The RNA shown here (transfer RNA) has 74 nucleotides and comes from an uncultured Lactobacillaceae bacterium. Its Rfam family is "tRNA". Rfam classes the family as a transfer RNA.
RNA sequence: AGGGAUAUAGUUUAAAGGUAGAACUGCGGUCUCCAAAACCGCCAGUGUGGGUUCAAUUCCUACUAUCCCUGCCA
Repeated sequence: AGGGAUAUAGUUUAAAGGUAGAACUGCGGUCUCCAAAACCGCCAGUGUGGGUUCAAUUCCUACUAUCCCUGCCA
């Protein structure tokens, strides 16, 4: 330099046009002499800008970040 993939909660992930769900972590509660475990509940999210659409996490586009492959120099 060229090509490709990925980006959703603090972490791991689902939703593939119909208005975001789960697990773990965290917090609160039940239980316990106390704690752990278990059970119940709560908080918290679509990388950024534009476009299409009645409606975009989803489709298109540019950028950003990360990863992979190829090439060049040394």